Predicted 3D model of a 360-nucleotide part of an RNA (small-subunit ribosomal RNA, central domain) from a marine metagenome. The coordinates come from a structure-prediction model, not an experiment, and the mean pLDDT is 81. The RNAcentral record of the full RNA draws on SILVA.

Context: one part of a larger RNA
C1' cells in the first nucleotide's frame, strides 16, 4: 500500500468565506486522451513453468513450448470519462420585485426600578450589622431604620416559552438611523454547482498595552472566626479586573464530546409563518366585508415517542449514529509528553507545528 475507524472505547479543526485541486444537471453533434480491441515487433541466455530425453533413480544435464505485465508502432469500438461546440420556458444555485415575522450586528439617544454615596430632617435613640455561635467591623463625632433632594456607574424585572435570530462565539429595556440572513409567492439568469490542501476573516471568558471610568460585585491582600494546624470553606473589608475607545491574545467541558453538501427510507403528537391557499362556525357590521377560532393545505425550523434498520451495548432513529454517493480533517497500546529541540507568531503570558530514548 490494501484494509479498518472517529457520539460514549484512540479519532470530527471553535466557526464560516475562499485559491489549486477532487467530484459534478438534462439533451444533442464531434474528436477519439483515457477505456476496450486486432496484429506485429521489443523485454539477450541461463533461471521459473510445462512436455519429452540421457546418466540405474534423484540431484543434475539436454530439447521443445508457453502465459502474463510494461514500451512503441498498428487497426477497429464509442457506453462511460475527458476535451470541443449547441440547446434547456430547469429540476441544482443565483438575481429581481412585493408584503409580513424574528434578543442578528453598528452607532446616536432616552427611560424606570434597584444598590451605594453625599446634603437636609427645630426626625429620632441605643443600638446596628454578622452567623451554626461570635468576633473583627459602623455607632453618642448621633449610626440603622425613615422622608426629601441630589449625584454617579453597571445592568434591564414582569412579558419569557422544550419560544426566536446568527456561522460559530453568542444575542432581551425602549427609540431612530445605517446593515446583514432566512422563511413565503411570482418573475428573470440558464449548471453560474457542492467540497475545500494551503490562505483569510470572525471568534467566551481570563489576561496585556495606552487612555479613561469605577455604583455593585471581587482574584490578591489584611483582619475576625474555625481548626490540632487553616496559607480554605463562613464573616468584615478590599487592590486589579468587571465597564468605554482603540489595539494585542486565538484558547474552552469553543460540547449535539456527532465535519459540510446531496438524495431515498416509516407511522403517531407539538410548534413557527404564509396567505395573494380551502372549508366550516361565531361576533361585528352592513349588503362588500373585517376579526376571532377550528379543521385543512404548503414551506421552514424546533422537541417529544415509537417501527424498519443501525450498535459492543446504552442508545440513534427524516435535524439518524438508517441506506448510499463526494470533498476535506482526523486516528493506530499505555506512560513518557501535548514535553523536549527547532520554526513560526506574540510587548508578555503563552499559542501554533510536534518527537525520541527509557519503562510497562
Nucleotide at each position: 500500500c490494501u484494509g479498518g475507524g472517529c457520539g460514549u472505547a484512540a479519532a470530527g479543526a471553535g466557526u464560516c468565506c475562499g485559491u489549486a485541486g477532487a467530484c459534478u444537471g438534462u439533451a444533442a453533434a464531434g474528436u477519439a486522451a483515457g477505456u476496450u480491441u486486432u496484429u506485429u515487433g521489443u523485454u539477450a541466455a541461463a533461471u521459473u513453468u510445462u512436455a519429452a530425453g540421457g546418466c540405474u533413480c534423484a540431484a543434475u544435464c539436454u530439447u521443445a513450448a508457453u502465459c502474463a505485465a510494461g514500451c512503441a508502432a498498428u487497426c477497429a469500438a464509442u457506453a462511460c470519462u475527458g476535451c470541443u461546440u449547441u440547446a434547456c420556458u430547469u429540476u441544482g444555485a443565483g438575481u429581481u420585485u412585493a408584503a409580513u415575522a424574528c434578543a442578528g450586528a453598528a452607532a446616536a439617544g432616552u427611560a424606570g426600578a434597584a444598590u451605594u454615596u453625599u446634603a437636609u430632617a427645630c426626625g429620632g435613640u441605643a443600638g446596628g450589622g454578622g452567623u451554626g455561635a461570635a468576633a473583627u467591623c459602623c455607632g453618642c463625632a448621633g449610626a440603622u431604620a425613615u422622608a426629601u433632594a441630589a449625584a454617579g456607574g453597571a445592568a434591564u424585572g414582569c412579558c419569557a416559552a422544550u419560544a426566536g435570530c446568527g456561522a460559530a462565539g453568542g444575542c432581551a429595556a425602549c427609540u431612530u438611523u445605517u446593515u446583514g440572513g432566512u422563511a413565503u409567492a411570482a418573475a428573470c439568469u440558464g449548471a453560474c454547482g457542492u467540497u475545500g490542501a494551503g490562505g483569510g476573516a470572525c471568534g467566551a471568558a481570563a489576561g496585556u498595552g495606552u487612555g479613561g471610568g469605577u455604583a455593585g460585585c471581587a482574584a490578591a491582600c489584611a483582619g475576625g472566626a474555625u481548626u490540632a494546624g487553616a496559607g480554605a470553606c463562613c464573616c468584615u473589608g478590599g487592590u486589579a479586573g468587571u465597564c468605554c475607545a482603540c489595539a494585542c491574545c486565538g484558547u474552552a467541558a469553543a460540547u449535539u464530546c456527532u465535519g459540510a453538501g446531496u438524495g431515498c427510507u416509516g407511522u403517531a403528537a407539538u410548534u413557527u409563518a404564509a396567505u395573494u391557499g380551502u372549508a366550516a362556525u361565531a361576533u361585528u357590521g352592513u349588503a362588500u366585508a373585517a376579526u376571532a377560532u377550528u379543521a385543512u393545505u404548503u414551506a421552514g425550523a424546533u422537541u417529544u415517542u415509537c417501527a424498519a434498520g443501525c450498535u459492543a451495548a446504552c442508545g440513534c432513529a427524516a435535524u439518524a449514529a438508517g441506506c448510499a454517493c463526494u470533498c476535506c480533517g482526523c486516528c493506530u497500546g499505555a506512560a513518557g509528553a501535548g514535553u523536549a529541540c527547532g520554526a513560526u507568531c506574540g510587548c508578555a503570558a503563552g499559542a501554533u507545528u510536534g518527537a525520541a530514548a527509557c519503562u510497562c